The RNA shown here (SAM riboswitch aptamer (S box leader)) has 107 nucleotides and comes from Sporolactobacillus mangiferae. The coordinates come from a structure-prediction model, not an experiment, and the mean pLDDT is 84. It was read from a public genome assembly, where an Rfam model found it. Its Rfam family is "SAM riboswitch aptamer (S box leader)". The literature on the family includes a 1998 paper in Mol Microbiol by Grundy and Henkin, "The S box regulon: a new global transcription termination control system for methionine and cysteine biosynthesis genes in gram-positive bacteria". Gene Ontology term of the family: regulation of gene expression. NCBI's taxonomy places the organism under Bacteria, Bacillati, Bacillota, Caryophanales, Sporolactobacillus.
């Protein structure tokens, strides 16, 4: 790097430093000099891994990740139900996929 499986409607500082962008991608829409990203300290969470149970499952947060505006911020491909409508067109709810992010395992 690829590939397999989970899992993503929930939580998480008025802290330093840094200084101008960021929310993967595209359309929107947001956020930001009342500091953007990136480091440090803090938190949160609990997949691995640690104890427990026959097994569910509980505990706890040493370790190894991971996250800490907004449902993965919302849509993006397909289908069902509807609203509106003479009909096109619009529109809303759900469901599956694609993509994306995270663990673990194989390669």
């Nucleotide at each position: 790097u690829u590939c397999u499986u989970a899992u993503c409607a929930a939580g998480a500082g008025u802290g330093g430093c840094g200084g101008a962008g960021g929310g993967a991608c595209u359309g929107g829409c947001c956020c930001a000099a009342u500091g953007a990203a990136g480091c440090c300290c803090g938190a949160c969470a609990a997949c691995c891994g640690g104890c427990c149970u026959g097994a569910g499952u509980g505990c706890a947060a040493a370790g190894g990740u991971g996250u800490c505006a907004a449902u993965u911020c919302c849509a993006g491909c397909a289908g069902a139900c509807g609203g509106a409508u003479u009909u096109c067109a619009c529109u809303g709810u759900c469901u599956g996929a694609c993509a994306g992010a995270u663990a673990a395992g194989a390669a």